[in-house]
């Protein structure tokens, strides 16, 4: 210095053809049980890395930035 790939909830990760953003597991609140542990019930929690673009309409498509890997040199 140059190709390529990921970047979505505290973590680990899905998201089909561009059309309401999700599930484990973690938290918080109830009921079960003397109490833990369990289990069932119901909740909170998102700038879908950042900025522009295209379109009615973007996590999903372009483009530029940035951070990780990784391959080339």
């Nucleotide at each position: 210095g140059g190709g390529g790939u990921c970047u979505u909830a505290g973590c680990u990760c899905a998201g089909u053809u561009g059309g309401u953003a999700g599930a484990g597991c973690g938290c918080c609140u109830c009921a079960a049980u003397g109490g833990c542990a369990u289990u069932g019930a119901g909740g909170a929690g998102g700038u879908c890395a950042c900025g522009g673009g295209u379109u009615c309409g973007a996590a999903u498509c372009c483009c530029g930035u940035a951070g990780g890997c990784u391959c080339c040199a």
The RNA shown here (transfer RNA) has 73 nucleotides and comes from an uncultured Chthoniobacterales bacterium. Rfam family: tRNA. Rfam's curators write: Transfer RNA (tRNA) molecules are approximately 80 nucleotides in length. By type it is a transfer RNA.